[in-house]
RNA sequence: UCCGACAAAGGCAAAACUGGAGUAAUCCGGUGACGCAAAGCCACGGGUCCAUCGCCUCCCCUUCGGGAAGGCAUGGAUCGCCGGGUUACCGAAG
Numbered sequence: 001u002c003c004g005a006c007a008a009a010g011g012c013a014a015a016a017c018u019g020g021a022g023u024a025a026u027c028c029g030g031u032g033a034c035g036c037a038a039a040g041c042c043a044c045g046g047g048u049c050c051a052u053c054g055c056c057u058c059c060c061c062u063u064c065g066g067g068a069a070g071g072c073a074u075g076g077a078u079c080g081c082c083g084g085g086u087u088a089c090c091g092a093a094g
Base pairs, nucleotide, nucleotide: 002094003091004090011036012035016031017030018029019028020027021026034080040086041085042084044083045082046081047078048077049076050075051074052073054072055071056070057069058067059066060065
């Protein structure tokens, strides 16, 4: 350094409930633990999700118009989806 033990000491905290922020995805606090060896940090690549009718398609109405249903675009969310980058506690076996 890789690696990761029925090790030690600590750490984080899913769902659900709850107070708040947000159009929403989601986020913050509390309760709570399903799990996690980076479940620390960075949206860099992919994925997923949300928003917006700006463009195309489609649907409704057909006069204007409306619908985020499919694709694109733009903006956003997620690092507890995967990959990548970066930093780090402990130390059995190998």

Source information:
Predicted 3D model of a 94-nucleotide RNA (c-di-GMP-I-GGC riboswitch aptamer) from a Geobacteraceae bacterium. Its Rfam family is "c-di-GMP-I-GGC riboswitch aptamer". Its family is annotated with cyclic-di-GMP binding in the Gene Ontology. NCBI's taxonomy places the organism under Bacteria, Pseudomonadati, Thermodesulfobacteriota, Geobacterales, Geobacteraceae. The sequence is in RNAcentral, with records from Ribocentre.